[in-house]
Molecule: transfer RNA
Organism: Pseudomonadota bacterium
RNA sequence: GGGCGGAUAGCUCAGUCGGAAGAGCGUCGGCCUUACAAGCCGAAGGUCCUCGGUUCGAUCCCGGGUCCGCCUA
Numbered sequence: 001g002g003g004c005g006g007a008u009a010g011c012u013c014a015g016u017c018g019g020a021a022g023a024g025c026g027u028c029g030g031c032c033u034u035a036c037a038a039g040c041c042g043a044a045g046g047u048c049c050u051c052g053g054u055u056c057g058a059u060c061c062c063g064g065g066u067c068c069g070c071c072u073a
C1' cells in the first nucleotide's frame, strides 16, 4: 500500500437487511436480614465513533475520515 472485520449505557455485547434502541454485570433506591451477602422489586444512565448524502423518516443504506484488530504485499 491492498483486503476484511469492528466502534451502540460505566463494562461486556445484542439489535429488526429503514418506523427511532435493549440484555447481562455494575451504580442508586426499596423489600428481606440483628447485620452483611445472596435473593426479589424498581429507577437512573445513550449526540448508536465522526462528517456528508439518500429518504417523509437512518444505529441500519451510500460516500469520505478517525481509531482498534486480523490477513496480505
Stems, first nucleotide, its partner, number of pairs: 001072007010025004019056001027043005049065005